[in-house]
RNA sequence: AUCCGAAAGGGCAAACCGAUCGCGAGGUCGGGACGCAAAGCCAUGGGGCUCGCACAGCCGAGUUCGCCAGGCUGCCGAAA
Repeated sequence: AUCCGAAAGGGCAAACCGAUCGCGAGGUCGGGACGCAAAGCCAUGGGGCUCGCACAGCCGAGUUCGCCAGGCUGCCGAAA
């Protein structure tokens, strides 16, 4: 350095509940933990989902990075 995921410290936070924003998918904040070594960031490709219509499409506008891939960055150091 690569790979890997033992230990310790720390980190994030699904469902659900409350508040709030949005037509909606969903976002934010607080509570809460199912999980996570990129569950950090980027909607670039694919997928899921929502709304719209010159009506059903090989369309438009969105949403999701905790669906997968890709890009960028990154903590610790047992065994191999």